[in-house]
Predicted 3D model of a 68-nucleotide RNA (transfer RNA) from a mouse gut metagenome. It matches the Rfam family "tRNA". Rfam links the family to the GO term triplet codon-amino acid adaptor activity. It is annotated as a transfer RNA. Model confidence (mean pLDDT): 82 of 100.
RNA sequence: CAAUAUAGCUCAGUUGGUAGAGCACUGGAUUCGUAACUCAGUGGUCGGCAGUUCAAUUCUGCCUAUUG
Numbered sequence: 001c002a003a004u005a006u007a008g009c010u011c012a013g014u015u016g017g018u019a020g021a022g023c024a025c026u027g028g029a030u031u032c033g034u035a036a037c038u039c040a041g042u043g044g045u046c047g048g049c050a051g052u053u054c055a056a057u058u059c060u061g062c063c064u065a066u067u068g
Stems, first nucleotide, its partner, number of pairs: 001068005008023004017054001025041004047063005
């Protein structure tokens, strides 16, 4: 100096309008039982503090952490 920071993990996302997928987890069905498969569900102050705005995960500034 640049990039990244969003669910337990890996990652999307939005000209600014109350956020999703896969895996994982929980429950059901199936099985003699387990696994697999299948159905449903839970789970997020969107890194922190300010600013702009009717409204910020999204825009701006600073800080922190990681990577180069």